[in-house]
RNA sequence: GCGGAUGUAGUAUAACCUGGCUAGUAUUUUGGCCUUCCAAGUCAAAGGUCCGGGUUCAAAUCCCGGCAUCCGCA
Numbered sequence: 001g002c003g004g005a006u007g008u009a010g011u012a013u014a015a016c017c018u019g020g021c022u023a024g025u026a027u028u029u030u031g032g033c034c035u036u037c038c039a040a041g042u043c044a045a046a047g048g049u050c051c052g053g054g055u056u057c058a059a060a061u062c063c064c065g066g067c068a069u070c071c072g073c074a
Base pairs, nucleotide, nucleotide: 001073002072003071004070005069006068007067010027011026012025013024020057028046029045030044031043032042033041050066051065052064053063054062
């Protein structure tokens, strides 16, 4: 330099291919309930689509560019 894969809460992961109602789940953190206290259990809340642009009534999803990580070729 060329090609390919991946990128979603602090962490892990589903939804992506085939666009659609509030982005789900586990964990984490905080608070409540329970308990003599703690733990466990239970309820609630907080927190996310790598960045920019385009298409569309509507984009995590489709298109273009960039960035990061990994793999292969040279």

Transfer RNA from a Microcaldota archaeon, 74 nucleotides, folded computationally. RNAcentral records the identical sequence in 2 taxa. Taxonomically the source falls in Microcaldota (Archaea, Nanobdellati). It matches the Rfam family "tRNA". By type it is a transfer RNA. Model confidence (mean pLDDT): 81 of 100.